Background:
Transfer RNA from an uncultured Veillonellaceae bacterium, 73 nucleotides, folded computationally.
[in-house]
RNA sequence: GCUGGCUUAGCUCAGUUGGUAGAGCAGCUCAUUCGUAAUGAGCAGGUCGUAGGUUCAAGUCCUAUAGCCAGCU
Numbered sequence: 001g002c003u004g005g006c007u008u009a010g011c012u013c014a015g016u017u018g019g020u021a022g023a024g025c026a027g028c029u030c031a032u033u034c035g036u037a038a039u040g041a042g043c044a045g046g047u048c049g050u051a052g053g054u055u056c057a058a059g060u061c062c063u064a065u066a067g068c069c070a071g072c073u
Stems, first nucleotide, its partner, number of pairs: 001072007010025004019056001027043005049065005
């Protein structure tokens, strides 16, 4: 230098054919217990790496760019 992959909640990851974003763990509250743990119920937490574009509508499609990983030269 070229090619490919990844980037979504604090962490690990889903997200189908573009239709308005979820799970597990962690956190908080309540119940249960003499108390703790465990268990059950609930709550909160997101400008989907960044910037543009297409579209009625973008996590998803297109372009550029940043970081990380792998391969080729």
Model confidence (mean pLDDT): 81 of 100.
Rfam family: tRNA. Its family is annotated with triplet codon-amino acid adaptor activity in the Gene Ontology.